[in-house]
RNA sequence: CCGGUCAGCCAGGCUACCGCACUUCUUAUGUAUGUAAGGGGUGAGGAAAGUCCGGGCUGCACGAUGGAACAACGCCAGGUAACGCCUGGGCACAUCGCAAGGUGUGACGGACAGGGCAACAGAAAACAAACCGCCGAUGGAUAUGGCAACAUAUCACAGGUAAGGGCGAAACGGUGCGGUAAGAGCGCACCGCGCUUCUGGCAACAGAAGUGGCACGGUAACCCCCGUUGGCAGCAAGACCGAAUAGGGGACGCAUAUGGGGUCUAUCGCCUCGCGUCCCGGGUUGGUUGCUGGAGGUGACAGGUGACUGUCAUCCAAGAUGAAUGGUAGCCACCAUGCGUAAGCAUGGCACAGAACCCGGCUUAUCGGCUGAUCGGCACA
Numbered sequence: 001c002c003g004g005u006c007a008g009c010c011a012g013g014c015u016a017c018c019g020c021a022c023u024u025c026u027u028a029u030g031u032a033u034g035u036a037a038g039g040g041g042u043g044a045g046g047a048a049a050g051u052c053c054g055g056g057c058u059g060c061a062c063g064a065u066g067g068a069a070c071a072a073c074g075c076c077a078g079g080u081a082a083c084g085c086c087u088g089g090g091c092a093c094a095u096c097g098c099a100a101g102g103u104g105u106g107a108c109g110g111a112c113a114g115g116g117c118a119a120c121a122g123a124a125a126a127c128a129a130a131c132c133g134c135c136g137a138u139g140g141a142u143a144u145g146g147c148a149a150c151a152u153a154u155c156a157c158a159g160g161u162a163a164g165g166g167c168g169a170a171a172c173g174g175u176g177c178g179g180u181a182a183g184a185g186c187g188c189a190c191c192g193c194g195c196u197u198c199u200g201g202c203a204a205c206a207g208a209a210g211u212g213g214c215a216c217g218g219u220a221a222c223c224c225c226c227g228u229u230g231g232c233a234g235c236a237a238g239a240c241c242g243a244a245u246a247g248g249g250g251a252c253g254c255a256u257a258u259g260g261g262g263u264c265u266a267u268c269g270c271c272u273c274g275c276g277u278c279c280c281g282g283g284u285u286g287g288u289u290g291c292u293g294g295a296g297g298u299g300a301c302a303g304g305u306g307a308c309u310g311u312c313a314u315c316c317a318a319g320a321u322g323a324a325u326g327g328u329a330g331c332c333a334c335c336a337u338g339c340g341u342a343a344g345c346a347u348g349g350c351a352c353a354g355a356a357c358c359c360g361g362c363u364u365a366u367c368g369g370c371u372g373a374u375c376g377g378c379a380c381a
Stems, first nucleotide, its partner, number of pairs: 001377010012332007020043010045352001049363002052361005057234004062269006070230005075089005090108001091106006109225002114223002116219002131165002133161003140155006173191006192214001193212008238289004248280007259273004296315008334349006
């Protein structure tokens, strides 16, 4: 200098004029939650999106102790209010690199509790099996050599084999040596796998030693088993004020105190007196509040590998309700293209996108700029 990855910050700026919402102050009016004029302060994001997780908060469920159903998570250790999130570590896979190492991803508990599934192809898909192949003795056939015994070669059958080839996503450990008629853990060495012990580590795991020829495999974002967690609904939750109406009517079914209801279920307690389904019909669509001071922001110091935590100081940054947060003009910034030795000039562009109770995350969309870390390459010293 170029490139990759990760993290943080910004998300156009300034001036003038005009115009909005909230809040506050002053003046005038005068009692109306007011009205008018003027001054000050603040005013849409990194994702406000998705509504996928977790909560705060509000209301309801009668309570306690169990169970069931359903759902989510799933290596270890931490962080957090909590989480399916985040941090660190382990293992596996992918990728860059000669290597050391770096980066990324992980739906990462259990296959000997049981069940299911693996089309087609292939001999065969799990205590399997022989398509091509390899060997093929005693005995048989043929040929050659030999006086004979016998030897060699070829062929075929019985039989042996799973090392080589084929099929397939996957074929009953891998490489090498020996051995065999030909082969095969058949034997051996190393690797792998199981078991035992030791060392390091909180742990997941890693390493070492010994021992055993040792494999009825795969799949659980298939059912399932194990462990942990989980009440329901949601600001259109709720509260208050005002106003209005019809504490309305009907049908069917069950039950009627030794009973019914309040529960998915069981027991106990407590409360209550009918319960369930369907049909017809009436009133209220107003206002205030909830509504923004928080698991809050910023800075310093301390602790920690880190996520983060603690202490001190300091700040208050939308609160609308058919829905404010803008419009016009000029200059500048940034990006792209063209011209130009350069300075610069011209043209065009400037993304994704807009709060609605709040917060912590995840996911998705996206024009550009700045800073840092780390890895790789090139060059110089």
Predicted 3D model of a 381-nucleotide RNA (Bacterial RNase P class A) from a Pseudomonadota bacterium. Rfam family: Bacterial RNase P class A. About the family: Ribonuclease P (RNase P) is a ubiquitous endoribonuclease, found in archaea, bacteria and eukarya as well as chloroplasts and mitochondria. It is annotated as a ribozyme. Its mean pLDDT, the model's own confidence on a scale to 100, is 77. The gene name in the source record is rnpB. The model forms 93% of the base pairs in the Rfam consensus. Taxonomically the source falls in Pseudomonadota (Bacteria, Pseudomonadati). The sequence is in RNAcentral, with records from ENA.